[in-house]
Molecule: RNase P RNA; transfer RNA
Organism: Polyangiaceae bacterium
């Protein structure tokens, strides 16, 4: 210097002029004017996770559904982060991994191939039986041959059996490789490797290396259904609170408005019970009060109940006199929630680290369809070109001048993450080169 | 703010682990005096992109990415 991977930093500064949005103060009846001070990000983005906050009754059990999935730690929490384990990738720096279970069950594995999962046998290999053929050897004959017969062997074909080493197919062929062994073979036997089981050791653990045993049983897929463990109540600042304004309970359809007990009140009082008053004296007459019964509305308790809530369903629990559906009508304005927070920065301490603790210090947008901008000047940054100087060289550094460039992107209740977009720059690291 | 879905040939759609298809359109030929209809044959595909799982992906997965549509308030 080139290429690469890793860890960070910044996101121009100052001034002038013209503007924009909040705040405080002053002036003004008001509209508004003036002064002071403040005004985007590392991703404010995607809205993919996790929380705070608020409301739903303070959210119980089961099922479903969804999510997470090596181990340990961090954290308010997380699918995040840190450290470790295992696997994979890279020549390396280093990076990546939805990394539980395939002896709980079900399912899938196209084509090819004999066979694709309780294995099987196409070619080939070996043993054996039979037919045919071939040559060899022995025996037989009134017939000496192209005769008959016997034996071992070879070849072809068919059958039976053994085996799964070799061939071939496939992504995958039922442990691999080497040796022994055998009729041929085979974990049949042995060594090494792999796998499984057991033991003790190290480690909190994931796991690791070691020893022994087994003789292979257990192919792959769970980003197929599923099983296991753990987590999850729902909704969202248009949450929610206060005020104001409007509608005055509109129309149509449907469902419901129940019962018992008790307490006091009001009403009624024909008759009943008790009491009082008046009249009568042969008797049943009249009036009033109280009580029960009766009626009305109400309170309390118990039960029933349309419907509603615990935002999937069931159970369970709670509310319950109004409710549901459609049409129609009205309002959509102010204040609040609102920004001081799991907050930033610095130092020290603990920890490998994520992070935690203590002390000090700082206050930094809060609009409510959305403000934070534009121009000019100077300086700074980067690239290219040119002159000059220095260093042994490729090249680098420095001074000066000219030209050009500066990305992605805009808060909307608030945080912690992830992901994506994107310009410039610093550092150490890996590999190659040292030649122009 | 909350939720759902789509992307396959020029157009409209099917396919949902195992060689990508249909209708219309297009091209050539036949038919006709010519055109249409009809007949025969043919061409045309980054399955939106990227990464992953799998022997194999249009299909399965994605907190990846681009574009489009719908529903509720």
């Nucleotide at each position: 210097g080139a290429c690469g991977g890793c860890c960070g930093g910044c996101a121009g500064a100052u001034g002038a002029u013209c503007g924009c949005c909040g705040g405080u103060c002053g002036c003004g009846c008001a509209a508004g004017c003036g002064a002071c001070g403040g005004g985007a990000g590392g991703a404010a983005a995607g809205u993919c996770c996790g929380a705070g906050c608020u409301c739903c009754a303070c959210a119980g059990g089961g099922u479903a559904c969804g999510g997470u999935g090596c181990c340990a730690g961090g954290u308010a929490a997380c699918g995040c982060c840190u450290g470790g384990u295992g696997g994979c990738g890279a020549a390396a720096a280093c990076g990546c991994c939805c990394a539980g279970g395939a002896c709980a069950g079900u399912g899938c594995c196209a084509c090819a191939g004999a066979a694709a999962a309780c294995a099987a046998a196409c070619c080939u290999c070996c043993u054996u039986u039979c037919c045919c053929g071939c040559g060899c050897g022995g025996g037989c004959c009134u017939u000496c041959g192209a005769g008959c017969u016997c034996g071992a062997g070879c070849g072809u074909g068919a059958g039976a059996g053994g085996g799964a080493a070799g061939g071939g197919u496939g992504a995958a062929a039922a442990g691999g490789c080497g040796g022994g062994g055998u009729a041929a073979g085979a974990g049949c036997c042995c060594a090494c490797c792999g796998c499984g089981c057991g033991c003790a050791c190290g480690g909190c653990a994931a796991c690791g290396g070691g020893c022994g045993c087994g003789g292979c049983a257990c192919g792959g897929c769970a980003a197929a259904c599923c099983c296991c463990a753990c987590c999850g109540g729902g909704a969202g600042c248009a949450a929610g609170g206060c005020c104001g304004c409007g509608u005055a309970g509109g129309c149509a359809g449907g469902c419901g408005u129940c019962g018992c007990g008790u307490u006091g009140g009001c009403g009624a009082u024909u008759g009943c019970g008790c009491c009082c008053c008046c009249a009568u004296u042969u008797g049943g007459g009249g009036g009033g009060g109280c009580g029960a019964c009766c009626g009305c509305a109400a309170g309390c308790g118990c039960g029933a109940a349309a419907g509603g809530g615990c935002g999937a369903c069931c159970c369970g629990c709670c509310c319950g006199a109004g409710c549901c559906u459609g049409c129609g009508g009205g309002u959509a304005g102010g204040c609040u929630g609102c920004u001081c927070g799991a907050g930033g920065c610095g130092a020290c301490c603990g920890g490998c680290g994520a992070c935690g603790g203590u002390c000090g210090u700082c206050c930094u947008a809060g609009a409510g369809g959305a403000a934070u901008g534009a121009u000019c000047a100077u300086c700074g940054c980067c690239g290219c070109c040119g002159c000059g100087a220095g260093g042994u060289g490729a090249c680098c550094u420095c001074u000066c001048g000219g030209c050009g460039g500066a990305a992605c992107a805009g808060a909307a209740c608030u945080c912690g993450g992830c992901u994506u977009a994107c310009g410039c720059u610093g550092g150490a690291c890996g590999u190659c080169g040292a030649c122009c | 703010a909350g939720g759902c879905g789509c992307g396959u040939a020029g157009c409209u759609c099917a396919g949902c682990g195992g060689u990508a298809g249909a209708g219309c359109a297009c091209u050539a030929c036949c038919u006709u005096g010519a055109c249409a209809c009809g007949g025969u044959a043919g061409g045309g595909g980054u399955c939106g992109u990227u990464g992953g799982u799998u022997c194999a992906a249009u299909c399965c997965c994605a907190a990846a990415u681009c574009g489009c549509g719908c529903c509720u308030a």